Glycine riboswitch aptamer from Halanaerobium saccharolyticum subsp. saccharolyticum DSM 6643, 84 nucleotides, folded computationally. The RNAcentral record of the sequence draws on Rfam and Ribocentre. The organism belongs to Halanaerobium saccharolyticum subsp. saccharolyticum, within Bacteria. Its Rfam family is "Glycine riboswitch aptamer". About the family: This family represents the bacterial glycine riboswitch. The prediction has a mean pLDDT of 81. RNAcentral records the identical sequence in 2 taxa.
RNA sequence: GUGAAGGCUGGAUGAGAGAUCAUUACUGGCGCCGAAGGAGCAAGGGGAACUGAAACUCUCAGGCAAAAAGAAUUCAGCUGGACG
Numbered sequence: 001g002u003g004a005a006g007g008c009u010g011g012a013u014g015a016g017a018g019a020u021c022a023u024u025a026c027u028g029g030c031g032c033c034g035a036a037g038g039a040g041c042a043a044g045g046g047g048a049a050c051u052g053a054a055a056c057u058c059u060c061a062g063g064c065a066a067a068a069a070g071a072a073u074u075c076a077g078c079u080g081g082a083c084g
């Protein structure tokens, strides 16, 4: 001096499934969803224990009119410091 990945904040887009039943109810029953979070594993590695990704699987948590939430993508600002 350049300023990558990553991180934070804000904006835009943003799916699925009950406007279910009982009840005074924030509680309970039945049926569902997969995109917060969480858990599981194939190849490969390892003597073994074990390790090992996801938008896959599970559905603990969460959710099933709208609102809110929402992974991910993108834009802006801040930060960050790879690199030369």
Stems, first nucleotide, its partner, number of pairs: 006079008018030001020029003031064003037060001038058003044051002